RNA sequence: UGGCUCAGGACGAACGCUGGCGGCGUGCCUAACACAUGCAAGUCGCACGGGCUCUUUUUGACUGCUUGCAGGAUAGAAGAGUUAGUGGCGGACGGGUGAGUAACGCGUGAGGAUCUGCCCAUUGGCGGGGGACAACAGUUGGAAACGGCUGCUAAUACCCCAUAAGCCGGGAGGUAAAAGGAGCAAUCCACCGGUGGAGGAUCUCGCGUCCUAUCAGCUAGUUGGUGAGGUAAUGGCUUACCAAGGCGAUGACGGGUAACUGGUCUGAGAGGGCGACCAGUCACACUGGAACUGAGACACGGUCCAGACUCCUACGGGAGGCAGCAGUGGGGAAUAUUGGGCAAUGGGGGCAACCCUGACCCAGCGACGCCGCGUGAGGGAAGAAGUCUUUCGGGACGUAAACCUCUGUUGUACGGGAAGAAGGAAGUGACGGUACCGUACGAGGAAGCCCCGGCAAACUACGUGCCAGCAGCCGCGGUAAUACGUAGGGGGCGAGCGUUGUCCGGAAUUACUGGGCGUAAAGAGCACGUAGGCGGAUCGUUAAGUCUACUGUGAAAGUCCCGGGCUCAACCUGGGAAUUGCAGUGGAUACUGGCGGACUAGAGUACUGGAGAGGGAAGUGGAAUUCCCGGUGUAGCGGUGAAAUGCGCAGAUAUCGGGAGGAACACCAGUGGCGAAGGCGGCUUCCUGGCCAGUAACUGACGCUGAGGUGCGAAAGCUGGGGGAGCGAACCGGAUUAGAUACCCGGGUAGUCCAGCCGUAAACGCUGAAUGCUAGGUGUUCGCAGUGCGAGCUGUGAGUGCCGCAGUUAACGCGAUAAGCAUUCCGCCUGGGGAGUACGACCGCAAGGUUGAAACUCAAAAGAAUUGACGGGGGCCCGCACAAGCGGUGGAGCACGUGGUUUAAUUCGAUGCAAACCGAAGAACCUUACCUGGGUCUGACAUGUACGUGUUACGGAUCUGAAAGGUGAAGGACCCUUGCUUCGGUAAGGGAGCGUACACAGGUGCUGCAUGGCUGUCGUCAGCUCGUGUCGUGAGAUGUUGGGUUAAGUCCCGCAACGAGCGCAACCCCUACGCUGAGUUACCAGCAUUUCGGAUGGGGACUCUCAGUGGACUGCCAGCGACAAGCUGGAGGAAGGUGGGGACGACGUCAAGUCAUCAUGGCCCUUAUGUCCAGGGCUACACACGUGCUACAAUGGCCGGCACAACGAGAAGCGACCCCGCGAGGGCAAGCGGAUCUCCCAAAGCCGGUCCCAGUUCGGAUUGCAGUCUGCAACUCGAGUGCAUGAAGCUGGAAUCGCUAGUAAUCGUGGAUCAGCCAAGCCGCGGUGAAUGCGUUCCCGGGCCUUGUACACACCGCCCGUCACACCAUCCGAGUUGGUGCACCCGAAGCCAGUGGCACUAACCCGCCAGCCGGCGGGGAGGAGCUGUCGAAGGUGUGUCUGGU
Repeated sequence: UGGCUCAGGACGAACGCUGGCGGCGUGCCUAACACAUGCAAGUCGCACGGGCUCUUUUUGACUGCUUGCAGGAUAGAAGAGUUAGUGGCGGACGGGUGAGUAACGCGUGAGGAUCUGCCCAUUGGCGGGGGACAACAGUUGGAAACGGCUGCUAAUACCCCAUAAGCCGGGAGGUAAAAGGAGCAAUCCACCGGUGGAGGAUCUCGCGUCCUAUCAGCUAGUUGGUGAGGUAAUGGCUUACCAAGGCGAUGACGGGUAACUGGUCUGAGAGGGCGACCAGUCACACUGGAACUGAGACACGGUCCAGACUCCUACGGGAGGCAGCAGUGGGGAAUAUUGGGCAAUGGGGGCAACCCUGACCCAGCGACGCCGCGUGAGGGAAGAAGUCUUUCGGGACGUAAACCUCUGUUGUACGGGAAGAAGGAAGUGACGGUACCGUACGAGGAAGCCCCGGCAAACUACGUGCCAGCAGCCGCGGUAAUACGUAGGGGGCGAGCGUUGUCCGGAAUUACUGGGCGUAAAGAGCACGUAGGCGGAUCGUUAAGUCUACUGUGAAAGUCCCGGGCUCAACCUGGGAAUUGCAGUGGAUACUGGCGGACUAGAGUACUGGAGAGGGAAGUGGAAUUCCCGGUGUAGCGGUGAAAUGCGCAGAUAUCGGGAGGAACACCAGUGGCGAAGGCGGCUUCCUGGCCAGUAACUGACGCUGAGGUGCGAAAGCUGGGGGAGCGAACCGGAUUAGAUACCCGGGUAGUCCAGCCGUAAACGCUGAAUGCUAGGUGUUCGCAGUGCGAGCUGUGAGUGCCGCAGUUAACGCGAUAAGCAUUCCGCCUGGGGAGUACGACCGCAAGGUUGAAACUCAAAAGAAUUGACGGGGGCCCGCACAAGCGGUGGAGCACGUGGUUUAAUUCGAUGCAAACCGAAGAACCUUACCUGGGUCUGACAUGUACGUGUUACGGAUCUGAAAGGUGAAGGACCCUUGCUUCGGUAAGGGAGCGUACACAGGUGCUGCAUGGCUGUCGUCAGCUCGUGUCGUGAGAUGUUGGGUUAAGUCCCGCAACGAGCGCAACCCCUACGCUGAGUUACCAGCAUUUCGGAUGGGGACUCUCAGUGGACUGCCAGCGACAAGCUGGAGGAAGGUGGGGACGACGUCAAGUCAUCAUGGCCCUUAUGUCCAGGGCUACACACGUGCUACAAUGGCCGGCACAACGAGAAGCGACCCCGCGAGGGCAAGCGGAUCUCCCAAAGCCGGUCCCAGUUCGGAUUGCAGUCUGCAACUCGAGUGCAUGAAGCUGGAAUCGCUAGUAAUCGUGGAUCAGCCAAGCCGCGGUGAAUGCGUUCCCGGGCCUUGUACACACCGCCCGUCACACCAUCCGAGUUGGUGCACCCGAAGCCAGUGGCACUAACCCGCCAGCCGGCGGGGAGGAGCUGUCGAAGGUGUGUCUGGU
């Protein structure tokens, strides 16, 4: 930089755990899936005829008889009630849903060519006549639904005439109404025509309204006109004719998605998401189509048709539409009662009473949401019990509980009890005996959920042991998990708490507010240019943008503010603000725009000069390569790291002459020039583009940028031809190599060249174009001006480089050629991978290019810089690192250690360097930790408590046993205090001891990856850091780098550093020289003695010993060096540049080693994983490795003689002399706790002799016999000795180790451990005593500086691809199945048009008949039917488009 993630708010939610109460809200988001049952739209008898019931009354057949009474059929009148039908009004409202719709559908603001039942206001009218049809009756069909025929009848039903304000028309003229009902009545309610209003409805227009260009062209009634038709009304709305238009990158057409809004959620806002409830609009009513009626519908609970589905049926035919309220099934994670009431509000009808109303008001269910309340309050311990924890002291839960004193919200019971209900009186309450009030009871009935690793408030224990599990991201879990599970404790919220899902926020992470593009994602390869965007200076005008004032609108609700009402709040409510918008009117004119005039600084033109590999064409030149011909000439040439393939005696290479052909142009040549970029390089000519300077004559903003578009565009590639010298993919050979499909070599096709395509590159300055502004310095190319004789200097332009101020940048860097400061326009970016891929489209001959996703997946990917580490990077420098040498190892035998194997056990640890003669400086028993077997239990060992014990402790005979152990005889005490005492003792208590019991002991059991301590290693390498200052956003740097120098970060000089610490060095020890002091056991020069031995006296000189001190410091000289540090050489000196050696080991690294030295956390065992004992094992043996010893011999072996050390050790010791034994050794025994005695003969060496190159007189393994020593004991399993035996081995493959001087090599010698010894090991000592080092290229290790890095567990790093198997996602895919476009066929209902002969029809007109009622005929009008246009569903076809699988 950038993505991912979290903390906030919200929800019509769902799920998990939990659940006391109330108020107010809210509740199918999925299947516009299918629906049983009930209800949701009726009402009016004051429009009408009729039916039925009742009452009153009239009539009174007939009957009973008490003869004037009773009953009473029938018929009539009046009244009350009821209501199937005709008729009126209402079923177009109310209620539901969101499927469709991207549209004038919605929102907002305008407009006009319109209609309007009921309502309001106003005006006028209501006269005269007529004919029917239901009901009903009769008959008839049908299962039913529902009809048919005949006959009767009323009206506020229907029709005609009259009247006419009105309407139409230029006029003449034409045309159009009506109804009554109730009441005793006044009167009331209706009816008709007109005008106006209110409310409602319709149409048109501006603006706004999702995604997709991988949808770019769409359109035939299409766009306009004229006539006609149609409508309430404008209009291609329809039709005929005419014209050919209309729409579209400001996104038409197509595809996907979606009802729209007020609002709502979020947000600081801008914005983003949503459109549940409430309110406005629209659309829909099983699916599709259609009209009728009507003021209003193309009609949710109307009609017709088609289709699907369900139901009934007598099989002929019928019925139905919950997206009304409840309810059912289904779907789903998921959403309620088949409740009460019209009391209120509202609606329909009615004069009214009243009826209807699942609208509505209420109740029920659901923590679904918001709000409120409660589950108690006060007191109560230095703090109960219990639980958890603990360092065992304690701490925590915790005033928490108990307990005491109170209260009574809520709850339960009882009593009282509303408002909501009206203009007055009366009446009317579903909710509801509800809210509310009072009394009683009683802390009594009422707390959970999530979390505690970081983000992010809150920690411990146990369990588990990469298991089980957690997880929003990072990430936890592999034996000490604050991350899993549980517990204790804590944190948060609280009748809720968490989880899931979705939206906004944080995210300035799409950036209008408010981002970027040199290297992080991002400048198009370059230019020209269309649309568009932007545009110099001045005057005038206009007023579109802009600003201002006012007006209209912006519904209500919501939001905000101020109030009010429910006890508060949620909730309800009054007023105001706001509604940032749109429209209109008036005004302002700076700026932008429009129009007009004028300007010259931008731009262009002209003229005069200038530089240039700018482009195209034609011609031409020389050098070189190759080939051909000829000459000379002979055996090689060529090529490489070295070779080979190849060429060459058929004459190459070399050389000379001649010729052919193609391509490219050496030197000049330059961070030089030109071009827009790609790119351009011999010379000449022709054609041609651009650039620069000067002049300031001309034009007068003509400019900049530039989506699409067009052109140019390296190399490679392609097409069909031409050309082809050299070079040269592929290919063929030769080498190299483990291989070598490479690098090297010899050949060589395409290609490279010409013509045409392609259109891409790290097409890069990884930096778009244009304009202006903002310090300098120094090169270079080309001009101009001034000046100077000139070289040149000064100034000014255009290019091209470097450095650099300010500024900028994450840093690196950029810095007038900007990546600085600004403006304009274009292109592009939005995590990594998938992928520049798939599909589609366009381009291309092809290759391929351009455009360009998603699924899935990751918690990162990336940039710049920093510190390290690393590099088969560079520079400088060290080290036995190489080299130069000497001697070894690796081969043999043996010894020891290790691996492996074996075993009852072969105890354990150490494992590259830095394990492997290591822990172990001593495994026969012991050690010993292992195995087998036998024992033992407060224990082999420590401390404490309690009890017991006086014949106890002690002691150990005997028996048993392998021992341990068991058994336990004789004998047999002690100390302190007190009392008593016959002074002998005795009693009590205590101690020690012993026994029993309990705490505990014990563990070489595990974890060195829980640790301390100690140690190894890098490495005795020269490094590692700090304080202050300074630089840097920071990590960090500086100092510590640089120039010299050193063994050294040693020292000097320089320097934004100045100082300091740990390391280096020095101080310490040994050694090398001297001096001083001291002088026994050491020493002996001189003196004396002597057994001739410093033996003795003595000496203090010497050696030596022990102390102390001196000496060496580059101090002196010369040269070099920078006048330094220092280096080289020299003098002197015992020693010279740290004299030699040791001790001494910085910060750190390796989870290096050690729990078995010791210590120690945790875990584990407790009649055993403790402890004791015997025996065995650690010593095994097909093999492999490491470290050594001895050798292989003559520089040697053997024999004899002779010589010279040092360090050390010694009492359960060293052990002399002497004797014995071939010897190991034995016997006796002096001396010595040591400069005295002993170990103690040093060996190599020297002298002499022998062996004579041989598996030997080398070598000594192995084996046999005999013997010695130590030890309780040498079988497993000791070391010496003697005799005999006499193996391998004749100098060691690849490889590898040590050493630079008293060193290597070689020779012996001492000591620790230790009875002895497997020691050939280790640690010391001295003797003899070399060789080599040119040098730093290489191997290894290290130090400093620098460089690259994708490494940081740091190169033993990181990381890429194929393949195998399984799974996931996507593309293609034979097919299969939907939607959709287009064309055609068929064509229901219905509207419209035509027809309507025959058969059909009451009203009006005419005619005839008739006394009347009426009848007959004709006309007009209507009309079934028929025909036609349109037309849903259905069918067929399809190279339409698009899904699923």

This is a predicted structure of a 1445-nucleotide RNA (small-subunit ribosomal RNA) from an uncultured organism. Rfam family: Bacterial small subunit ribosomal RNA. Its family is annotated with structural constituent of ribosome and ribosome in the Gene Ontology.